[in-house]
Notes
The prediction has a mean pLDDT of 82. The RNA shown here (transfer RNA) has 72 nucleotides and comes from Nocardiopsis sp. The sequence was found in a public genome assembly.

Formats: sequence, C1' cells, structure tokens
RNA sequence: GGGGCGUUAGCUCAAUGGCAGAGCAGCGGACUUUUAAUCCGUUGGUUCAGGGUUCGAGUCCCUGACGCCCUA
Repeated sequence: GGGGCGUUAGCUCAAUGGCAGAGCAGCGGACUUUUAAUCCGUUGGUUCAGGGUUCGAGUCCCUGACGCCCUA
C1' cells in the first nucleotide's frame, strides 16, 4: 500500500429498515445476629464522527477516525 472484521449502557454482548435490550456492575428493598449468597424492584444510551437514501437508519450507501486480522 491492498483486503477483511469490529466500534451500541461502567464492562461483556444482543437487536428482520419500525418502542434501543440482556447479563454482570451500580442503586433501593426483602432475607440474615452481621457479611456473603439468594430473591424482588430500579437507574443508566449523542448506537465512533460527518454526510446520503428512506415516511422511518444501530441496521443500507459514501467519507473519515480508532482497534484487530490477512496480505504485499
């Protein structure tokens, strides 16, 4: 230099073009002599950035950034 994959909650990851979710973590509560464990409830999002297509984009298209892999 060429090609591929990835970027979504604090972390790990989902999400047929149609209400952005789960687990863990956090917070509150139950239980317990206390802690842990367990159970119940609950907060939390500029979906990497900018543009385009569309009634509607996390998803499709273009450009850029960052990371990983292959190749020269």
About this RNA:
Rfam family: tRNA. By type it is a transfer RNA. From the family's description: Transfer RNA (tRNA) molecules are approximately 80 nucleotides in length. Its family is annotated with triplet codon-amino acid adaptor activity in the Gene Ontology. Lineage of the source: Bacteria > Actinomycetes > Streptosporangiales > Nocardiopsidaceae > Nocardiopsis.